[in-house]
RNA sequence: GGCUACAUGAUCAAAUGGUUAAGAUGCAACUCCUUCACAGUUGAAAUAUCGGUUCAAUUCCGAUUGUAGCCA
Numbered sequence: 001g002g003c004u005a006c007a008u009g010a011u012c013a014a015a016u017g018g019u020u021a022a023g024a025u026g027c028a029a030c031u032c033c034u035u036c037a038c039a040g041u042u043g044a045a046a047u048a049u050c051g052g053u054u055c056a057a058u059u060c061c062g063a064u065u066g067u068a069g070c071c072a
Stems, first nucleotide, its partner, number of pairs: 001071007010025003018055001027043005048064005
């Protein structure tokens, strides 16, 4: 330099164009307990960035950024 794949809460991870982006771990509050832990309930928290297509985009297309791999 060329090609390919990937990027979703703090972490893992689902969603294959259509209701409020599912779930798990973690975090906070409450219940329980003498207290902690365990258990239960509730809550906050995410689509890498910028454009395009579409009535509607996490999803499709392009560019950029980053990561990984292969070739040279």